[in-house]
Molecule: SAM riboswitch aptamer (S box leader)
Organism: Rossellomorea vietnamensis
RNA sequence: CUCUUAUCCAGAGUGGUGGAGGGAUCUGGCCCUGUGAAGCCCAGCAACCUACGUAUAGUAAGGUGCUAAUUCCAGCAAAAUGGGAAGUCAUUUUGGAAGAUAAGGU
Numbered sequence: 001c002u003c004u005u006a007u008c009c010a011g012a013g014u015g016g017u018g019g020a021g022g023g024a025u026c027u028g029g030c031c032c033u034g035u036g037a038a039g040c041c042c043a044g045c046a047a048c049c050u051a052c053g054u055a056u057a058g059u060a061a062g063g064u065g066c067u068a069a070u071u072c073c074a075g076c077a078a079a080a081u082g083g084g085a086a087g088u089c090a091u092u093u094u095g096g097a098a099g100a101u102a103a104g105g106u
Stems, first nucleotide, its partner, number of pairs: 002105007013042001015041003021032003026075004043067003047064003050060003071098001076095008
């Protein structure tokens, strides 16, 4: 880099540093942020792996990961309901796409 599988409505900061952006990307929305963003340190959480355990309970926190809002919401397709003379619009649900994380593989 890419493929497969699983998960994505749970959980976790009134800390230090830093000093202006951030919420993956594009578009549209909606948010967070000098009452201090990102990053880093510390602290914490416990999803997968791992260890212990008879165990699908649990414990540990070693590896990866994570710590605003469902993956912040929508984008593509279908169905239902409602509106409209119609093109179609709104809402909800389901599926998909894209993405994230883990484990395994080429």